[in-house]
RNA sequence: GGCAGAGUAGGUAGUAUGCGUUAAGUGUUAGAAGAUGGGAAGUUGCUUCUAAACGAAGAUGGAUAUCGCGUUAUACUGCUGCAUCCGCUGCU
Numbered sequence: 001g002g003c004a005g006a007g008u009a010g011g012u013a014g015u016a017u018g019c020g021u022u023a024a025g026u027g028u029u030a031g032a033a034g035a036u037g038g039g040a041a042g043u044u045g046c047u048u049c050u051a052a053a054c055g056a057a058g059a060u061g062g063a064u065a066u067c068g069c070g071u072u073a074u075a076c077u078g079c080u081g082c083a084u085c086c087g088c089u090g091c092u
Base pairs, nucleotide, nucleotide: 001092002091003090004089005088010080011079012078013077014076015075016074017073018072019070020069021068028052029051030050031049032048033047034046038086039085040084058067059066060065
């Protein structure tokens, strides 16, 4: 020098444990801020805050139980996952 590869935020499926079902959460719109492969840089995406509109599946049972439901939370596992340059790993 050449070739190949790994790794972020996140997405998705499964499992487990919770939360809600007396409606919080999730989702939508607008604005602001933040973090995002080891480094540079930046987009998509993500998170937080504020405001607005919208908005749900309960049932059985004597029962603190059971079966459901929520584009529900967290953890683990599988799959997937940042153009470009440098770096890293392997081969040459």